Predicted 3D model of a 316-nucleotide part of an RNA (large-subunit ribosomal RNA, domain IV) from an uncultured bacterium. Model confidence (mean pLDDT): 88 of 100.

Context: one part of a larger RNA
Order: sequence, then C1' cells, then structure tokens
RNA sequence: AUUCAGUUAAGGAACUCGGCAAAAUGACCCCGUAACUUCGGGAGAAGGGGUGCCACCUUCGGGUGGCCGCAGAGAAUCGGCCUGAGCGACUGUUUAGCAAAAACACAGGACUCUGCUAACUCGUAAGAGGAUGUAUAGAGUCUGAAACCUGCCCACUGCUGGAAGGUUAAGGGGAGCUGUUAACGCGGCGAACUGAAGCCCCAGUGAAGGGCGGCGGUAACUAUAACCGUCCUAAGGUAGCGAAAUUCCUUGUCAGGUAAGUUCUGACCCGCAUGAAAGGUCCAACGACUUGGGCGCUGUCUUGACUGAAUGCUCG
Repeated sequence: AUUCAGUUAAGGAACUCGGCAAAAUGACCCCGUAACUUCGGGAGAAGGGGUGCCACCUUCGGGUGGCCGCAGAGAAUCGGCCUGAGCGACUGUUUAGCAAAAACACAGGACUCUGCUAACUCGUAAGAGGAUGUAUAGAGUCUGAAACCUGCCCACUGCUGGAAGGUUAAGGGGAGCUGUUAACGCGGCGAACUGAAGCCCCAGUGAAGGGCGGCGGUAACUAUAACCGUCCUAAGGUAGCGAAAUUCCUUGUCAGGUAAGUUCUGACCCGCAUGAAAGGUCCAACGACUUGGGCGCUGUCUUGACUGAAUGCUCG
C1' cells in the first nucleotide's frame, strides 16, 4: 500500500445518477392492528410487552415470592417498515456464457376455417401426425384475470357470396388466302362464331388490412363560441383517458410536498403526434420490475482514525 474482517466521538444521507454498500430488523408467547377490497385478503400490517435461575403453590394452562448479571431467543441460525404512482392481473417462462423485464406464457374473450379419406402440417410418393379424436372437437390469427365498456367509415386492399352483361387461353370452328403437284392429294396461314376460372361488375363483411378534416363569422366589458355559413370526404375520433413508458415548444400553467423540487403527485387541456381486443378505462392481491416521499438505521458522507489477518513493498 492493497484485500478481507471488526470498532469508532458529534452529526445522521449532508454521500451519490440512485441509501449502491453497510447498518438496522430478526426466534417464540401475549396484546393490538388502518385505508382499501374481487370479502379471499390487506396482515407477521403498523405498534407495544415478555423470555434466565431457585423455592413454593397449581385447575398442569400457569401463579406467587426470591436471586444474579451491562445484557436471560445471553452464541449461531434468524423479516427492516410505512406511503404515493407507472407497467404487467396473478403462480409461472426467457437471451446455458453482459438483459429476468413492462418481454413470453397464462386462465378468460373474439373472429376465421374444418362434416371426417376433416381442415391443417410433414413427405416426390407410399404414408404419417391431427386422432384410435368428431364441431362442448381440431386448426389458424388477434386479445390477455375479474369489473364497466368496445363508437363512426365497406371509398381503397383483403375475404365471402352472386351471376345478367363486358373482357379472356388452349381447344373447337372454318369463310377465305396460299405452297407444291399434270392430277388426286399433301401442307401452311386463317376471319366470323364457340370457349373456364380470373378480372371488370353487383352485394356483404372491421375483435379483416386499415382510416376516423379544413376555412370564415357570431353573445349587451373583454374573452370565448352553444350557434351560422362554406369547401372537401368512405367517414370526419364517440365513451374514456390526457404535458402521459405518448407533449416538440417544455423546467407548459396552477396546486401539494421541500428552506430550496428539470424528478414525483393532483389538476388544467393548444392531444407537435391519445383513444377503444396492435383493445379503452379502472383496479384489490401479487412483483429480486421502474419511479417519488417518509420513519428507523447506519463510516455513504462531514473526515478521518484505530485494531486484527493475508499479500506486496521499504529498512534492518
């Protein structure tokens, strides 16, 4: 000097991106326990008290009296707690070797396909899986407990249905033209007409891919515009939520918390560029998740110091 272990006056997060690390809590018994809630929980909530030994009594649970120590779960093992918000309902799963999560899964919801030699998948095929199953079944796609809900648009794209008409290949057809031959023939080209699916066309369909406006004016202070006009559209964003895991301007404005708050919470709404199964909103419980605040606690810090062990170095 480094590493590891331990102690530390006063203060107690002033450290720091952030209490990272450390400290603290800890077992059992008794008392006591809030909001909220899907009535199960929350809950070991929180917060208090007790714990050794001896004698006697005892309903065998315990009670009374006494004794010792700084300390009686005398060592070791052995929850820190409270509170606000985001996301995901939950237990679970994952990048073997930098990511454990808000990602995946999930129960539940919905749509589409499939009548059995099923659809679908693998295979050139035989065949196999699906399934020794049969629509309360199987496959695909999306969403992701429960609760309250899930608006408008079918113009485009897709899918489903329709079949009158248009278009449309090979084939059929063969007017006509033509090569060759003395001829019979053997060839070539070929109009009309006929000719399927598809496409055009006509409908339907959004928990299919997707989409969900602009300008101008107007109320007896001002401001604003319930109201009016106009243009465009397939239709002009409903309920909700909203500076948000989404807000550029932006540290928006107001309020709360702090002595002081680019974070946080509650509001507001001019939503650059929210929005309803790429689900919307809410939410008890849960989380080695993310984020704000507080109590306790501490060498994280003010700011260092000391002790022990190991290693290295210096001197002898």